[in-house]
């Protein structure tokens, strides 16, 4: 410089174009002499920007980051 891939809470991941859902982790409550396990509950998310659609994390342009070839 070229070409390919990734980009969802704090952290690892799901999700046919139709309520963004799961474990860990935080909090608060109950249980416990305390802690810790363990049970219930709540908080917290889609990189930007623009299109397409009745409806976009998904699908299209673009820009940004991160990673890989090649040079």
């Nucleotide at each position: 410089u070229g070409g390919g891939g990734c980009g969802u809470g704090g952290u690892g991941a799901a999700a046919c174009g139709g309520u963004a859902u799961c474990a860990c982790g935080u909090c608060a409550c109950a249980c416990u002499c305390u802690g810790g396990a363990u049970g219930u509950g709540a908080a917290g998310u889609u990189u930007g920007g623009g299109g397409u659609u009745c409806g976009a994390a998904a699908c299209c342009c673009u820009a940004c980051u991160c990673c890989c070839c090649a040079g």
Molecule: transfer RNA
Organism: Anaerolineales bacterium